[in-house]
């Protein structure tokens, strides 16, 4: 410079053919149990789905442009 993946919750990652409301684990927080503390168990919180636009009745998801990460590869020196 070229190609190809990735970007979703604090971290680590799911999301099917566009057709609900976006989800798990972990960690954080309350609680319950225990002499106690760790395991364990129940709540509930937590989100511009990189970033702007565009197709649609509807977009995390399909188009493009652009940012960042990551790997392959060409060129120059």
């Nucleotide at each position: 410079g070229g190609c190809g993946g990735g970007a979703u919750a604090g971290c680590u990652c799911a999301g099917u053919u566009g057709g609900u409301c976006a989800g798990a684990g972990c960690a954080g927080g309350g609680g319950a149990a225990u002499c106690a503390u760790a395991a364990u168990c129940c709540c509930a919180a937590g989100g511009u789905c990189g970033u702007a636009g565009g197709u649609u009745c509807a977009a995390a998801u399909c188009c493009u442009a652009u940012u960042c990460c990551c790997g392959c590869u060409a060129c120059c020196a």

A computed fold for a 77-nucleotide RNA from an uncultured Rhodospirillales bacterium, annotated as transfer RNA. Its Rfam family is "tRNA". Its family is annotated with triplet codon-amino acid adaptor activity in the Gene Ontology. About the family: Transfer RNA (tRNA) molecules are approximately 80 nucleotides in length. It was read from a public genome assembly. The prediction has a mean pLDDT of 80.